[in-house]
RNA sequence: CGACGUCUUCAGGGCGGGGUGCAAUUCCCCACCGGCGGUAGGUCGCACGGCCCCGGUCGUGCCACAAGCCCGCGAGCGCUUCCCGACGCCUCAGGCAUCGGCAAGGUCAGCAGAUCCGGUCCAAUGCCGGAGCCGACGGUCAUAGUCCGGAUGAAAGAAGACGGCG
Numbered sequence: 001c002g003a004c005g006u007c008u009u010c011a012g013g014g015c016g017g018g019g020u021g022c023a024a025u026u027c028c029c030c031a032c033c034g035g036c037g038g039u040a041g042g043u044c045g046c047a048c049g050g051c052c053c054c055g056g057u058c059g060u061g062c063c064a065c066a067a068g069c070c071c072g073c074g075a076g077c078g079c080u081u082c083c084c085g086a087c088g089c090c091u092c093a094g095g096c097a098u099c100g101g102c103a104a105g106g107u108c109a110g111c112a113g114a115u116c117c118g119g120u121c122c123a124a125u126g127c128c129g130g131a132g133c134c135g136a137c138g139g140u141c142a143u144a145g146u147c148c149g150g151a152u153g154a155a156a157g158a159a160g161a162c163g164g165c166g
Stems, first nucleotide, its partner, number of pairs: 001166002004163007016030004031146002033135002035073004042065002045062008068133002077110001079105003083101004088096004115131005137149003
């Protein structure tokens, strides 16, 4: 340094103003927010070199950071399977259907969310400028990305400790 194993810690932001109304942080107008890994022509820093001339500028290399809508992942919902309960049906001790509950799986599927235009350039969905778009489930005097709840949960992953191995 690398892969593996065990353990520990950490791991999500946002309704402010106005309008309507009996009632809305849920509708309408304006506003606000952006998980994790990858990619990188941007930015910062460092080193070396060239040029102009004492401070800039250009090139190369390295490091760090850099996408909500490019490629994947996560939670949640759905789905499938197991078990339990309720009720019903069939036939006679089992099978089937519906509903509810528990657990597991992460294959499949969900809209499994949503980006274009102009500029620069050899090259841009990432840079610069502009205009757009998206956001689980349950609850609610009224429809929720922003309120309440499952959640003091789970988790993509991040950091670290230890162990033997190469």

Annotation
FMN riboswitch aptamer (RFN element) from Lysobacter daejeonensis GH1-9, 166 nucleotides, folded computationally. The sequence is in RNAcentral, with records from Rfam and Ribocentre. The model forms 97% of the base pairs in the Rfam consensus. The source organism's lineage runs through Bacteria, Pseudomonadati, Lysobacteraceae, Aerolutibacter and Aerolutibacter daejeonensis. The same sequence occurs in records of 2 taxa.